[in-house]
RNA sequence: UUUUUUAAGAGUUUGAUCCUGGCUCAGGAUGAACGCUAGCGGCGUGGAUAAGGCAUGCAAGUCGAACGCCCUCGGAUUUUCCGAGGGAGUGGCAAACGGGUUAGUAACAUGUAGGAAUCUGCCUUGAAGUCUGGCAUAGCUCGUCGAAAGACGGGGUAAUUCCAGAUAGUCCUGCGGAUUUUCCGCAGGUAAAGAUUUUUCGCUUCAAGAAGAGCCUGCGUCCUAUCAGCUUGUUGGCAGGGUAAUGGCCUACCAAGGCAAUGACGGGUAGGGGGCGUAAGAGCGCGAUCCCCAACACUGGGACUGAGACACUGCCCAGACACCUACGGGUGGCUGCAGUCGAGAAUCUUCCACAAUGCGCGAAAGCGUGAUGGAGCGACGCCGCGUGCAGGAAUAAGCCCUUCGGGGUGUAAACUGCUUUUUUGAAUGAACAAGCCCUCGGAUUUUCCGUGGGUUGAGCUUAGUUUAAGAAUAAGAGGUUGCUAACUCUGUGCCAGCAGCAGCGGUAAAACAGAGACCUCGAGCGUUAUCCGGAAUUAUUGGGCGUAAAGAGUCUGUAGGCGCCUUGUUAGGUUUUCUGUGAAAUCCCAGCGCUCAACGCUGGAAUUGCAGAAAAAACCAACAGGGUAGAGAUUGGCAGAGGCAAGCGGAACUUAUGGUGUAGGGGUGAAAUCCGUUGAUAUCAUAAGGAACACCAAAGGCGAAGGCAGCUUGCUGGGCUAAUUCUGACGCUGAGAGACGAAAGCUAGGGGAGCGAAUGGGAUUAGAUACCCCAGUAGUCCUAGCUGUAAACGAUGGACACUGGCUGUUUGAAGUAUCGACCCUUCAAGCGGCGAAGCUAACGCGUUAAGUGUCCCGCCUGGGGAGUACGGCCGCAAGGCUGAAACUUAAAGGAAUAGACGGGGAGCUGCACAAGCGGUGGAGCAUGUGGCUUAAUUCGAUAGUAACCGAAAAACCUUACCAGGGCUUGACAUCUCCCAUAUCUCGAAGAAAUUUGAGAGUUCCGCAAGGAAUGGGAUGACAGGUACUGCAUGGUCGUCGUCAGUUCGUGUUGUGAAAUGUUCCCUUAAGUGGGGUAACGAACGCAACCCCUGCUCUGUAUUACAAGUGUUACAGAGGACUGCCUGCGUUAAGCAGGAGGAAGGCGGGGAUGACGUCAGAUCAGCAUGGUCUUUGAUGCCCUGGGCUGCACACGUGCUACAAUGGCUGGUACAAAGGGCUGCUAAGCCGUAAGGCGGAGCUAAUCCCAAAAAACCAGCCCCAGUUCGGAUUGAGGUCUGCAAUUCGACCUCAUGAAGUCGGAAUCGCUAGUAAUCGUGGAUCAGCAUGCCACGGUGAAUACGUUCUCAGCUCUUGUACUCACCGCCCGUCAAUCCAGUGAAGCCGGGAAUACCCGAAGUCCUGCGAAUUUUUCGCAGGCCUACGGUAAGCUCGGUGACAAGGGAUAAGUCGUGAAAUUUGUUGCGACUCUUAA
Repeated sequence: UUUUUUAAGAGUUUGAUCCUGGCUCAGGAUGAACGCUAGCGGCGUGGAUAAGGCAUGCAAGUCGAACGCCCUCGGAUUUUCCGAGGGAGUGGCAAACGGGUUAGUAACAUGUAGGAAUCUGCCUUGAAGUCUGGCAUAGCUCGUCGAAAGACGGGGUAAUUCCAGAUAGUCCUGCGGAUUUUCCGCAGGUAAAGAUUUUUCGCUUCAAGAAGAGCCUGCGUCCUAUCAGCUUGUUGGCAGGGUAAUGGCCUACCAAGGCAAUGACGGGUAGGGGGCGUAAGAGCGCGAUCCCCAACACUGGGACUGAGACACUGCCCAGACACCUACGGGUGGCUGCAGUCGAGAAUCUUCCACAAUGCGCGAAAGCGUGAUGGAGCGACGCCGCGUGCAGGAAUAAGCCCUUCGGGGUGUAAACUGCUUUUUUGAAUGAACAAGCCCUCGGAUUUUCCGUGGGUUGAGCUUAGUUUAAGAAUAAGAGGUUGCUAACUCUGUGCCAGCAGCAGCGGUAAAACAGAGACCUCGAGCGUUAUCCGGAAUUAUUGGGCGUAAAGAGUCUGUAGGCGCCUUGUUAGGUUUUCUGUGAAAUCCCAGCGCUCAACGCUGGAAUUGCAGAAAAAACCAACAGGGUAGAGAUUGGCAGAGGCAAGCGGAACUUAUGGUGUAGGGGUGAAAUCCGUUGAUAUCAUAAGGAACACCAAAGGCGAAGGCAGCUUGCUGGGCUAAUUCUGACGCUGAGAGACGAAAGCUAGGGGAGCGAAUGGGAUUAGAUACCCCAGUAGUCCUAGCUGUAAACGAUGGACACUGGCUGUUUGAAGUAUCGACCCUUCAAGCGGCGAAGCUAACGCGUUAAGUGUCCCGCCUGGGGAGUACGGCCGCAAGGCUGAAACUUAAAGGAAUAGACGGGGAGCUGCACAAGCGGUGGAGCAUGUGGCUUAAUUCGAUAGUAACCGAAAAACCUUACCAGGGCUUGACAUCUCCCAUAUCUCGAAGAAAUUUGAGAGUUCCGCAAGGAAUGGGAUGACAGGUACUGCAUGGUCGUCGUCAGUUCGUGUUGUGAAAUGUUCCCUUAAGUGGGGUAACGAACGCAACCCCUGCUCUGUAUUACAAGUGUUACAGAGGACUGCCUGCGUUAAGCAGGAGGAAGGCGGGGAUGACGUCAGAUCAGCAUGGUCUUUGAUGCCCUGGGCUGCACACGUGCUACAAUGGCUGGUACAAAGGGCUGCUAAGCCGUAAGGCGGAGCUAAUCCCAAAAAACCAGCCCCAGUUCGGAUUGAGGUCUGCAAUUCGACCUCAUGAAGUCGGAAUCGCUAGUAAUCGUGGAUCAGCAUGCCACGGUGAAUACGUUCUCAGCUCUUGUACUCACCGCCCGUCAAUCCAGUGAAGCCGGGAAUACCCGAAGUCCUGCGAAUUUUUCGCAGGCCUACGGUAAGCUCGGUGACAAGGGAUAAGUCGUGAAAUUUGUUGCGACUCUUAA
């Protein structure tokens, strides 16, 4: 430079955020299995578990051209011969291949690259031979034994069986020589087989090749150190044996070696590779099918034969198992192809053929071949095809939804036309065939080449092609909350169920179940299991360690790793080129063949590796030499609580003795235990003792860390500075290892003043094994030893280098200056603070790095279980170091943000406290609530924010409740049909509702049909419901709170949540205003605007008044704005005071209630979704009862307890209201409530209406009273259909409790509290309640410490359902896994000894055909088996301790850094000082 290829995330911790970190998902894959479903074809693939056991059949034979014999048939020249076929046997070759499996094996087993001391049947090439003889034997026959399997003996026989002799060499052995990988010479030894036919095939020896096999070596090849030491044929040598061959392969002897932290030895697991899956790649996982290698063949051992085996369908022995048996004895080995049982989630036909390919034998024809070629079964996988195509309604039916209008399914169907892949039937029909046999011709001869003819196909009723029929034969599975494509209805109601994770379900479920619709894939679709990916979540590519998991407590130093400048040499690493190899298949690319594809074929590329050769010499390395910047040494100084030892000192304390002295002392929040009249405390003197060292003192100094502090002396380590000289890389780090290492603790001996675990006592407390107090033992101190841990912290490993500064301080030096010191400037080494850049998740770090780089070490990989168990090492013990798993869980965690909270802090406000006045809580009554009762005592409200509340009026009604009597399209609405006409009056029954009878009367509109209204009846749609859900809702209201707050836009800051604004200073009633300010503006609140009231004026109007006048009312205007003055304040906002004024700093009062909080209240005021009920009703009507019920408890009130009073009499002064079904005057009657009466008034006119406290006068004289009025009796009045349950009032009589109220608690800051009356709503009647009105009319507020509530800022937090939060441990209950455990049971590997099969080898004896074989005996080695003591792994085990899990159990828990406590250490906040 060009080309090619190539990498996706999401959910889940939180109120929200960023980070860390795990869990989970989307993808691909499989020898799969399971569920639902299923039309076809092609190509593949199919016992992964029990290398568990196997019935049956087949899987290795062939050769007559090596040999003899037997049988059958045919022929002939018939005691024999020839030909054809069959049979067993001898002999040869094959059977060591092909096929199966993966048990064992961690190894030269395998892969790759090399090597030397070897062998090789068949095949190829070359050379030389193939001579002469001989002995047996199977078959056969005869006989014997046995159930069988089989065995033995006699006789006779052939060969390409076997043996002897001859001959040969380039063969073998030995010796000698040389120019010693070899060559030459000499001596000795060893061969052979024939058959067929007319030529070939064989045989023997030698040499070579090809191909195969054996052996050796380098490198690669799993986990475990809770396996650290292993080894005696072990390591090497010499000699011998053995082998095809090297070698401790084996034996004897000699030596004492060999391996190991680069992991020996041991344990576990496992066939290895080509490759396969996945991945961007690096990797990670796997090793089915195909290919290569290895190993195995019922288990263990062994050899024989052979070219080759220690042999899958050969042999011997032992063992287990199975079968046969006449019980004496025998037989067997599917991990070949099929098949069967078993176990298992699970894996096929006891098929066809040798036609093809290949293999064995044969001269060949050929025979054999469960190799192979095919078919069958299985959607097990990959690939391909189909299940139709076109038209067809603003769109059928059904189903689903619906706002009831409609919409969806949906051109989908029906219907019309067309096509025929596939299907079914019929017909036709390849390729896979090459060979072989016969014949003819040619060449060089059956062999080689060619001509002609014949013949061979399992698959195959093949593939393919043609034709006929007919849409005909063919669609499901999973999903639809998010991740993740796809939504509605119904049912269910934390149930049933779902779920990969988060999580759904407690009456409106898009998450369960069903239905419809939709989405995805499609003859498949899902689920489960496993692997890779995503996961940068083991990080080589490519992570981290201050606080998230993670720096060892510190240092010295071994191995190792890394390392200054320069010269030369080498070429181990490194780089380049070339050569060889890296099997084929697979992958990739190009092309080709099956209609395409899968699949297959051809070629190329690739195979990133290893080895060899050549070259280069920069870098690393090695060797040799030089240098000085690193490092070290030398000399002169310097500072220091550095260490060890010895000595000395004063203050304080305690104790003792003595003196003075008297009643207390001590201690605490307050007390008590305690000490003291036997004289304490206090004070003075003397003595003794032990421990610690005030001030100096500091952010200071020293040390590796732990740590180190009175003074002096001695010994000693390290550091810094200045200067020259010297050594010459001597350096850095540091696995193991070693040393040091606070406090507590341990051992032995001392010591013991003070303090002080444990312990005792006193308090506190519900308890108090604590905090407080009085005592007090270990200990604290010393000596010697052990222990070896800490929040051993800067929570920050060590070394080196680089990268702006400012400032303080300790130590040294230089310069300048000076008489000198100080000061000043600079350099070096420390110790601090603030901060550029940069880094960081943020907090923060920042030349003392947490910045930028290099080197080395240590450590981490979700939380819990657990720093636990087991094992090992250390320790006297306590315990330390090392250090898991099962199980459980979806989080645990870091930093920062906004809130909330704090028995945290600061500031501020409020009748919040305080200062006052009057109450409540005690009494009686009224009223409401709870509770109890009841047929019913209707319902709701129920901390503040329910309780004279809904209810501004429960005798009936109201009324919703109860009992009884009744009605059922209904008391009320709409629609349909029929009848009548409204309507009114009077009877009867009945408690009434209701039922029934009599009489009067005969509506309106319209020409008509008919309609309207009303009443009655009928049918069904429906009405009705004070039935449920205020946690489905609307509306309304309460509360924080009339508190001053709550937000937004833009900008800015921060990765972000968020912040800023709104914080700060001053001020205000106020986020009110001013100043300042990365903010500038704005909105809802505040204030103002509105209403009433206080002053003045103008106008109008009724009324009052004789009038003038003037009250009142209405309407409007003015007035108050810190406007003026003084002071303070920042010159501001404003504050304090004053003047004037009716009113002064918001003049007083009202209405007005931000964002929101409490799932606050109300479905019974109303409205309303959903649910329920609807003929013995949860509807409707009626009568009566109840809501008023009374051992009790609570709330809110009234009246009192009296003299500031009560009673009697008299005299004054209001405001605001109401009134025609009404207010009702005067007058008269009644003691009174009230009655009669009827003027006036639709109201500034009349009435209710008398105001009362007050004032004046009199009586009462402190008492249960002339206080107080409950209760009860009698008699009345009024309202009303009706006062019994159950009204109010009047008169007379009665005359209860109560003498000022415990703990506690409420209201109120001025025309207020207190006190006094008046009116109104509701209402027939009924107020001590409620709402309003005026009269009289106070006291106090120093102040903000405390209580309560609220606001602002700040701080902590493990809270966010927000402290009524969260949360810990014991105990009690259930379940689960693991640990220990007296023991019991089993597996594995090795050791020692005993026994010792078969078998090779050795020895001896015997026999024979005598350098050999056979037999017998013995020996060595040895499998199985037995005995013994241990090791190791597992199962089981009463019981024991701990752990984990499980909505609502118990006890405690101001505990939230830790601890019972002590000691040591650390962090944060605030205050004060410097």
The RNA shown here (small-subunit ribosomal RNA) has 1474 nucleotides and comes from a bacterium.
Model confidence (mean pLDDT): 82 of 100.
RNAcentral holds the sequence, with entries from ENA and SILVA.